[in-house]
């Protein structure tokens, strides 16, 4: 040192929930607050999954038209690192 991950230590990180504040939503930020995590530090690069504002399609109301509004299909340039791979850094470490 490289692998490994313990009913070990030291540390340290937080699902559900809540409260508030971003955001169209998905979700994220901050506090509480632990189900858990040995990379549950970081990176949306692949695949998967969420959303669907915009933007396009299609129906329909209006209207002279141009467009507007409602219902709906697609689709991310939105998210998800706590869905997996992959990148990259790191703490300790019995066997």
């Nucleotide at each position: 040192a490289u692998c490994u991950g313990a009913g070990a230590a030291a540390a340290g990180c937080a699902a559900a929930c809540u409260a508030u504040c971003c955001g169209a939503a998905a979700g994220g930020g901050u506090g509480g607050g632990a189900c858990g995590c040995a990379a549950a530090g970081c990176c949306g690069c692949u695949g998967g999954c969420c959303u669907a504002a915009a933007u396009c399609g299609u129906a329909g109301u209006u209207g002279g038209a141009a467009g507007a509004c409602u219902a709906u299909g697609a689709c991310a340039c939105g998210g998800u690192a706590g869905c997996a791979g992959g990148g990259u850094u790191g703490c300790c470490u019995c066997a």
The RNA shown here (c-di-GMP-I riboswitch aptamer) has 95 nucleotides and comes from Desulfococcus multivorans DSM 2059. Model confidence (mean pLDDT): 88 of 100. Lineage of the source: Bacteria > Pseudomonadati > Desulfobacterales > Desulfococcus > Desulfococcus multivorans. RNAcentral records the identical sequence in 2 taxa.